[in-house]
RNA sequence: GGCUUUGUAGUUUAAUCGGCAGAACGACUGACUUGUAAUCAGUUGGUGAGGGUUCAAAUCCCUCCGGAGCCU
Numbered sequence: 001g002g003c004u005u006u007g008u009a010g011u012u013u014a015a016u017c018g019g020c021a022g023a024a025c026g027a028c029u030g031a032c033u034u035g036u037a038a039u040c041a042g043u044u045g046g047u048g049a050g051g052g053u054u055c056a057a058a059u060c061c062c063u064c065c066g067g068a069g070c071c072u
Stems, first nucleotide, its partner, number of pairs: 001071007010025004019055001026044006048064005
């Protein structure tokens, strides 16, 4: 330099043919407890960046950025 693949919450991940972005763990608050843990209830927080197509984009297209692999 070329090719393939990948990027969603603090972490691990789901989202069928484009149609309301969910879950578990975590964190926080409350209940329970003499107290901690456990348990129960609630809250919190996300589509790598920019542009395009579309009534509608995590999903399709382009460029860039990061990770992994292969070729030279």
The RNA shown here (transfer RNA) has 72 nucleotides and comes from a Bacteroidia bacterium. It matches the Rfam family "tRNA". From the family's description: Transfer RNA (tRNA) molecules are approximately 80 nucleotides in length. NCBI's taxonomy places the organism under Bacteria, Pseudomonadati, Bacteroidota, Bacteroidia.